Predicted 3D model of a 344-nucleotide part of an RNA (large-subunit ribosomal RNA, domain IV) from a Cyclobacteriaceae bacterium. The full RNA is in RNAcentral, with records from ENA. Lineage of the source: Bacteria > Pseudomonadati > Bacteroidota > Cytophagia > Cyclobacteriaceae.
Context: one part of a larger RNA
RNA sequence: UCAUGGCUAAGGAACUCGGCAAAUUAACCCUGUAACUUCGGGAGAAGGGGUGCCUAAUUUCUAGCAAUAGAGAAAGGUCGCAGAGAAAUGGCCCAGGCGACUGUUUAACAAAAACACAUGGCUUUGCGAAAUCGCAAGAUGAAGUAUAAGGCCUGACACCUGCCCGGUGCUGGAAGGUUAAGGGGGGAUGUUAGUGAGGGCAACCUUGCGAAGCAUUGAACUGAAGCCCCAGUAAACGGCGGCCGUAACUAUAACGGUCCUAAGGUAGCGAAAUUCCUUGUCGGGUAAGUUCCGACCUGCACGAAUGGUGUAACGAUCUGGGCGCUGUCUCAGCCAUGAGCUCG
Numbered sequence: 001u002c003a004u005g006g007c008u009a010a011g012g013a014a015c016u017c018g019g020c021a022a023a024u025u026a027a028c029c030c031u032g033u034a035a036c037u038u039c040g041g042g043a044g045a046a047g048g049g050g051u052g053c054c055u056a057a058u059u060u061c062u063a064g065c066a067a068u069a070g071a072g073a074a075a076g077g078u079c080g081c082a083g084a085g086a087a088a089u090g091g092c093c094c095a096g097g098c099g100a101c102u103g104u105u106u107a108a109c110a111a112a113a114a115c116a117c118a119u120g121g122c123u124u125u126g127c128g129a130a131a132u133c134g135c136a137a138g139a140u141g142a143a144g145u146a147u148a149a150g151g152c153c154u155g156a157c158a159c160c161u162g163c164c165c166g167g168u169g170c171u172g173g174a175a176g177g178u179u180a181a182g183g184g185g186g187g188a189u190g191u192u193a194g195u196g197a198g199g200g201c202a203a204c205c206u207u208g209c210g211a212a213g214c215a216u217u218g219a220a221c222u223g224a225a226g227c228c229c230c231a232g233u234a235a236a237c238g239g240c241g242g243c244c245g246u247a248a249c250u251a252u253a254a255c256g257g258u259c260c261u262a263a264g265g266u267a268g269c270g271a272a273a274u275u276c277c278u279u280g281u282c283g284g285g286u287a288a289g290u291u292c293c294g295a296c297c298u299g300c301a302c303g304a305a306u307g308g309u310g311u312a313a314c315g316a317u318c319u320g321g322g323c324g325c326u327g328u329c330u331c332a333g334c335c336a337u338g339a340g341c342u343c344g
Base pairs, nucleotide, nucleotide: 001339002338003337004336005335006334007333008332010330011329014328019325027051028050029049030048031047036041038156052078053077054076055075058073059072060071061070062069063068079083091323092322093321094320095319096318097317098315099314103115104114120153121152122151123150124149125148131140132139133138157310158309159308160307162240163239164238167237168236169233170232171231172230173229176228177227178226182222183221187217188216189215190214191213194209195208196207197206198205199204241259242258243257244256245255268302269299280296281295282294283293284292
C1' cells in the first nucleotide's frame, strides 16, 4: 500500500449520476392500523408496549373416573449497564411511469417496460379436414370432429374502440378486352417427273415454268386461369388536409368563403418512455429544483386490438420526495487477519 473484517468524538447524505456500499429494522406475545379497493385485499400497513429469575396460595384450559400430567393467566418479590442478554432473524412511508398478476429470457457483460399469459377478435378447415414433414409409401394433426384443429393480431379487469375500400392484399363475379401450349391449316419456300425457249449435226450446255409426293415454314379462326374490369372487406397492410376573412376594448373565432382528398383524427389523453424550439408558462415541493408532481395546449412528430384512457393487487423494474439509520462524506484515526516487502 492492497484485500477482508471490527470500532469510532461532533455532525448525519453535506458523498455521489444515483444513499452505490454499509448501517438501521428483525424473533414471539399484546395493542393498534390510513388512503384506496376488483371488498379478497392493502396489512407484519404505520405506530406503541412487553420478554430474565424466584414465590406460597389463587385461577383458566386440555387429557383422564381419579390420582395426576401438560399448557397458560394474574399478583408479589428480586439481580444486572443490558433479560428475544449469543447466533440466526423484515428498514419504513408518500407520489408517479411501464407491465394487470404467478411465470419465461440473451448458459459466460442485458431479467427488463422484452417474451408468455388468462381475455377479446379476424381468418382457414366438413374429415382421406385444413396446416406441416416426405420423391413416395407414410406420419403428425388425432385414435381428435367446428364448445375441434391451424394461422395472425391483441393482452387481466372497467369504460370504449370513430371516419376512409382511392392504393396494396384477400373474397366474390363473370358480360367485354388481353392472353399460353394445343387444335387449325389459307398460303409461302425447297426438291423434280415433265415441259417451253436459246445454242449445238449429235452427245450435251444455258435458262424459264412446274404436277404428285416428301420436307421446311406457318396466316385467319379456336383456345383456361391470370391481368384489365365490376363489387365487398380495415380487431386486413394501411391512411385520417391547406389558405383567407369574420363578434360593440383587445384577443379569440361558434360563423362564412375557397382549393384539394378515398377520407380529412371522433372519444380520450397530451412538453408525455412521444415536445425540436425547451430549463415552454403557471402552481407545489427546496434557502436554492435542466429531474419530479399537478395544470395549460402552441400535439416539430399522441390517438383508439400496430389498441385508447383509467385501474386495486403484484415487481431483485424505472423516476422523484420524506422519516429512521449510518465512516458515503466533513476527515480521518485505531485494531485484527491475509498478501505485498526483507531475511531464510